[in-house]
RNA sequence: GCAGUCCACUAAGUGAUCGCCCCACAUAGGGGAGGAAAGUCCGGACAGCAUAGGGUAACGGCAGUCGCUAACGGCGACCGGAGGCAACUCUAGGGAAAGUGCCACAGAAACGAAACUACCUAAUAACUUCGGUUUUUGGGAAAAGGUGAAACGAGUGAGGUAAAAGCUCACAGUCGACUAUGGUGACAUAGUAGAGAGGUAAACCCUGCUGGCUGCAAGGAGAUCUGCAUAUCGGGCGACCCGUCCGCAGGUCGACAACCGCUUGACUCGUCUGGCAACGGGCGAGCUAGAUAGAUGGUCACUCACGACAGAAUCCGGCUUAUCGGUGGUCUGCUAAU
Repeated sequence: GCAGUCCACUAAGUGAUCGCCCCACAUAGGGGAGGAAAGUCCGGACAGCAUAGGGUAACGGCAGUCGCUAACGGCGACCGGAGGCAACUCUAGGGAAAGUGCCACAGAAACGAAACUACCUAAUAACUUCGGUUUUUGGGAAAAGGUGAAACGAGUGAGGUAAAAGCUCACAGUCGACUAUGGUGACAUAGUAGAGAGGUAAACCCUGCUGGCUGCAAGGAGAUCUGCAUAUCGGGCGACCCGUCCGCAGGUCGACAACCGCUUGACUCGUCUGGCAACGGGCGAGCUAGAUAGAUGGUCACUCACGACAGAAUCCGGCUUAUCGGUGGUCUGCUAAU
């Protein structure tokens, strides 16, 4: 220099002026969208149902190991597998050696066995140059051909046979088991004696772990009257059992356009510190939208690289998706020069 890899940051800027929402000492002033505020996909906080209890069943979710976390289906590190020369990336990663099911089309045959062509062979019939050739029927054989995503499920060589075949042997490979060593572990390496087992669990199923329901339109208010019941009854805890709590149903009045919930929070910044990391701990400082028809906008001037996707509505942690451009850094490969 070229080509790549991974990560982080930014999201036009400055000023004037007129408005809007919130705070306020009521006037001066202060604050006023995002990295995704989005999809509402997952997990929590919070709220109500009882404080959400124990067991069983059903239904759902998750699935390598060890960690992190309030929690997770998230994140980190590692293991196994796949791709790349590499940096690095991807991974829908328990069980198919419990059982059941399924395997389209094509193909003779799709997991039970099976013979279309070609091969070997017996009988049969025809022909014959008497060596055989061909027809039909049966048997052997899964080695060869062709079909397919997949062909019976271990490759090469030798033996073997009428022809063949892990049928047998040697070497190589695969698989699970056991032993040893290393590792917290997934697992790795070595050894031993064995085995021959198609795929599919994003089919049922089995194993382990796990899940109450409803969502801020949650929820924040009741008073009184009538009827029935006052019990081995009935009702709530959305199945059942246990346990536990409670009178039940209806009417009238009242509070609702208001106010609270509402933004101080698993918060932000700085610094020290433990950890490879995710993340944790200590100290100090800070307050950073809070509307309810819903504010965050208009105009003007200047500058530039000429401006993308988009906009809060209870809050937080993730994931996913959208995004004009710009900046910085890590590492890898190739080439050149010193």
Notes
The RNA shown here (Bacterial RNase P class A) has 338 nucleotides and comes from a Candidatus Saccharimonadota bacterium. A source record names the gene rnpB. Its Rfam family is "Bacterial RNase P class A". Rfam classes the family as a ribozyme. The coordinates come from a structure-prediction model, not an experiment, and the mean pLDDT is 77. The source organism's lineage runs through Bacteria, Bacteria candidate phyla and Candidatus Saccharimonadota. The model forms 94% of the base pairs in the Rfam consensus.